[in-house]
RNA sequence: GAUAGAGGCGCGGCUGUCAAUAGUACCCUCCAGCCCCUGGCAGACACCAGGGAGGGGAAAGGGACCGCCGCCGAAGCGUUCGCUCCGUGUCUGAGGGAGCGGACAGCUGGGCCGUCGGAGAACAUCCGCCGGACUGUCACGAAAGUGGAGAGCUGUC
Numbered sequence: 001g002a003u004a005g006a007g008g009c010g011c012g013g014c015u016g017u018c019a020a021u022a023g024u025a026c027c028c029u030c031c032a033g034c035c036c037c038u039g040g041c042a043g044a045c046a047c048c049a050g051g052g053a054g055g056g057g058a059a060a061g062g063g064a065c066c067g068c069c070g071c072c073g074a075a076g077c078g079u080u081c082g083c084u085c086c087g088u089g090u091c092u093g094a095g096g097g098a099g100c101g102g103a104c105a106g107c108u109g110g111g112c113c114g115u116c117g118g119a120g121a122a123c124a125u126c127c128g129c130c131g132g133a134c135u136g137u138c139a140c141g142a143a144a145g146u147g148g149a150g151a152g153c154u155g156u157c
């Protein structure tokens, strides 16, 4: 240098089914109201809500499970650049969020539990800092243990 592997509730993706979102948003009818006010980031014009009854009635993201696919910096995150979208509608603007792609040999070996913070309808779940024990790997050590990081470790050529 090439090639093949290991860590284990191991990582990521896709279809299907299911629960929840939710009897919510929304639509129709009737009654009330329809001046004004308040709210939906700011302004203009609209729209909706801030009342009741009846009928109908979602979806996306996210989640669980089975199956399949690709894998072991798998992957996640961060910074930055570009594009697209969201946020009641149009226009202008402010700030925020999401998705896709590139760059940075920037951070993290891995899963689990916990405080806090962020996203989210959510006590689900995901992400992040920190802490805890556990586990794999190499080095040191008589041992107990200590330390390091995947740009690592092991096998073969």
Base pairs, nucleotide, nucleotide: 001157002156003155004154005153008072010071011070012069013068014067016065017064018063026056027055028054029053030052031051037050038049039048040047041093042092043091044090045089046088075108076107077106078104079103080102081101082100083099084098085097086096109135110134112132113131114130116128117127118126119125137148138147139146140145